[in-house]
Molecule: RNase P RNA; transfer RNA
Organism: Marinosulfonomonas sp.
RNA sequence: GCGGAUGGCUGGAUGACUGCGGGGCGAAAGCCGCGAGGAAAGUCCGGACUCCAUAAGGCAAUGGUGCCGGGUAACGCCCGGCGGGGGUAACCCCAGGGAAAGCGCCACAGAGAACAGACUGCCGUCUUCGGGCGGUAACGGUGAAAAGGUGCGGUAAGAGCGCACCGCGGGACUGGCAACAGGACCGGCACGGCAAGCCCCACCAGGAGCAAUGCCAAAUAGGGGCCUUAUGUGUGCAAACACGAGGGACGUCUUAGCCCGCAAGGCCCGGGUUGGCAGCUUUAGUGUACUGGUAACAGUACACAUAGAUGAAUGGUCAUCCAGUGGUGGGGAAACCCGCCAUGGACAAGAUCCGGCUUACAGGCCAUCCGCGCAU
RNA sequence: GCCCCAAUAGCUCAGGUGGUAGAGCAACUGUUUCGUAAAUAGUAGGUCGGCGGUUCAAAUCCGUCUUGGGGCA
Repeated sequence: GCGGAUGGCUGGAUGACUGCGGGGCGAAAGCCGCGAGGAAAGUCCGGACUCCAUAAGGCAAUGGUGCCGGGUAACGCCCGGCGGGGGUAACCCCAGGGAAAGCGCCACAGAGAACAGACUGCCGUCUUCGGGCGGUAACGGUGAAAAGGUGCGGUAAGAGCGCACCGCGGGACUGGCAACAGGACCGGCACGGCAAGCCCCACCAGGAGCAAUGCCAAAUAGGGGCCUUAUGUGUGCAAACACGAGGGACGUCUUAGCCCGCAAGGCCCGGGUUGGCAGCUUUAGUGUACUGGUAACAGUACACAUAGAUGAAUGGUCAUCCAGUGGUGGGGAAACCCGCCAUGGACAAGAUCCGGCUUACAGGCCAUCCGCGCAU
Repeated sequence: GCCCCAAUAGCUCAGGUGGUAGAGCAACUGUUUCGUAAAUAGUAGGUCGGCGGUUCAAAUCCGUCUUGGGGCA
């Protein structure tokens, strides 16, 4: 100098005039002070809080998480480690338990796809010379995947059939809290893949969400359905009986009979009302220093804090400056420097509040590290 | 604000348990007709909303984003 990796910060500044939403003071006019984000977003997780259900608790179902250890209020988040993969490296990525509990699937191609398998080939044997029978996984071909690999021996040809090395399985013991790592020795090899298919194992979870919920005011026709207690008047302890007003069905009308039913409460549907207050913002809060810890984080001390709107405020105009971009003039060997003019600042904006994740983001700055080239 | 659902041909929709995507209408080309329609024979048309992951293999399973729709005072 070029290329790259990781972590963090910032993401316009100042002033004037004029608005908007809260707060404080004031009798009023008015004055003072405050007013979006790192993601306020997506609503993907976890909580706080409120209501409903529920003795405590357990089981089942359903959903989720999934190497180990730690952090945390909690988490699917974070930190550290282990194993696997990628990169020359810094470093990055991994939903990463169990396939010897069971079920299921593995299309097409191929002889054969999970209790292996004989199409070609090789070997033996029989033969009517077409081929039949038996052995064989060493050769070919198919496929994502062909049932350990290489070599030597062995054999009719072959084969873990035997041996050596590698791989694989078990594994005393050693190290580590653990995942795991190493591994004497044993086994001729069994146990293909898929669990982001069902499932098994371990752990977690009651449901709904601030349009939760409570109160006040306003509004309305008490309309339809269901349930519970209970039955208007009289008699009666009660059961029941009698009497009275109303409604319904039997095509219609009248009468009789039958059924519902009279009071109170609750739930659902429909209709009406759509205003205000509380919840509502100080908290698992932020910063600095020290201590403990590899770290996430925890503890102590000090300091700081001020949006709470409800169809929803935080805006507009102008001036100067700072990056950046384009044009142009001058200086200079060049890098570059000094001027002038124009343009011009990303993603996006609260709605109960926190902790995370994910996604979007022009540009600028800082720190640490890696590789290559050149010079010394 | 909170909670759900869907996306496949030009349109409307199928595609339990992953195996390479169809139907109806529409379009186009013939046949038929003097000509058109109807009828009839055939043809074309798909990044399965985008991206990433699991898998030998993804429309299908998982995550995330985009777009559209619905419910709740």